[in-house]
RNA sequence: CGCCGAAUCCGGCCGGCAGGCCGGAGCCGGGGACCCACUUCCCCGGGGUGAAUCGGCUGCAAGGAGGCAGCCGUAGGGGCUCUUCCCCCCCGAACCCGUCAGCUAACCCGGUAGGCGGCAGCGGAAG
Numbered sequence: 001c002g003c004c005g006a007a008u009c010c011g012g013c014c015g016g017c018a019g020g021c022c023g024g025a026g027c028c029g030g031g032g033a034c035c036c037a038c039u040u041c042c043c044c045g046g047g048g049u050g051a052a053u054c055g056g057c058u059g060c061a062a063g064g065a066g067g068c069a070g071c072c073g074u075a076g077g078g079g080c081u082c083u084u085c086c087c088c089c090c091c092g093a094a095c096c097c098g099u100c101a102g103c104u105a106a107c108c109c110g111g112u113a114g115g116c117g118g119c120a121g122c123g124g125a126a127g
Base pairs, nucleotide, nucleotide: 001117002116003115004114008025009024010023011022012021013020014019026112027111028110029109030108031107036102045100046097047096048095049094054073055072056071057070058069059068060067076091077090078089079088082127083126084125085124086123087121
């Protein structure tokens, strides 16, 4: 300097620096009425942040299930200096609530982290 991401900016205090705490703005998310939606039976607890979900095969463990590891795909997301489509490449994690959650005005609560690169996808088509 650039990229992913809501994750930036301003002020005050502390600190030698690195940084920490508090407050505000912006941004992001959750809870929460009427109306609306749903409404049956059996099994299974369920839900949320996030793109990160769902399958197949093998092994381990277990011995109804669920789990862990590896491989191959996949919903989805990201990368070409406006938009869309195609091609190509990359990701396709992790965590939280704790038996509770549809939507949702008022209202209430929380987050504002991390990570990557050292030139690039000078790709094609249409607008």